[in-house]
Overview
This is a predicted structure of a 135-nucleotide RNA (FMN riboswitch aptamer (RFN element)) from Neobacillus piezotolerans. Its mean pLDDT, the model's own confidence on a scale to 100, is 76. The model forms 100% of the base pairs in the Rfam consensus. Taxonomically the source falls in Neobacillus (Bacteria, Bacillati, Bacilli, Caryophanales). The RNAcentral record of the sequence draws on Rfam.
RNA sequence: GUCUAUCUUCGGGGCUGGGUGAAAUUCCCGACCGGCGGUGAUAAGCUUUUGCUUUAGCCCGCGAGCCGCUGCUUUGCGGCAGGAUUUGGUGCGAUUCCAAAGCCGACAGUAUAGUCUGGAUGGGAGAAGAUGGAG
Numbered sequence: 001g002u003c004u005a006u007c008u009u010c011g012g013g014g015c016u017g018g019g020u021g022a023a024a025u026u027c028c029c030g031a032c033c034g035g036c037g038g039u040g041a042u043a044a045g046c047u048u049u050u051g052c053u054u055u056a057g058c059c060c061g062c063g064a065g066c067c068g069c070u071g072c073u074u075u076g077c078g079g080c081a082g083g084a085u086u087u088g089g090u091g092c093g094a095u096u097c098c099a100a101a102g103c104c105g106a107c108a109g110u111a112u113a114g115u116c117u118g119g120a121u122g123g124g125a126g127a128a129g130a131u132g133g134a135g
Stems, first nucleotide, its partner, number of pairs: 002134009017029003031115002033105002035062004043054004057103002065080005085101005107118003
């Protein structure tokens, strides 16, 4: 270092300001935010080199909701619902880099909600570590 068992810890951000209205952080103007794994080129950082690290909301996959069966206090399986990118540049090679312009955001509540409140002191993709075992 690999596989495996158990345990521990960690594991989501965001409407300032204005308009209309009886009422809106929900509509309108405008503002703001981007979970986890993979890929990520000649970008960025580190390094004598080899190389290492970081970089995608909209490329691939996963997670959060609901239903059924199982199970019987949370395990497994199956199903359903739920989103989004183009143009130009560089280059052998980019939907990932650079530039510009766009777009998207579960369920329940409420004046129509990505941002408020709630299920949730929950669950969670996973990350790090400890101990034991295998080869």